[in-house]
RNA sequence: AUUGUUUUAGUUUAGUCGGUAAAGUGUGUGGUUUUUAACCACGUGAUCAUAGGUUUGAUUCCUAUAAAUAGUG
Repeated sequence: AUUGUUUUAGUUUAGUCGGUAAAGUGUGUGGUUUUUAACCACGUGAUCAUAGGUUUGAUUCCUAUAAAUAGUG
């Protein structure tokens, strides 16, 4: 230089062809326990990397940019 892949909650990942985002873990409160841990219950949390375009409607499709990663030279 060029080609591909990835980017979603604090973190690890789902999200099926466009119809409005889910779980584990973490964290908060309460219960239980002699205490911590563990366990149980109820909560908490995302401008879906950024900016545009298409559409009645975009995490999803298209374009550009950024970052990470792999290949080729």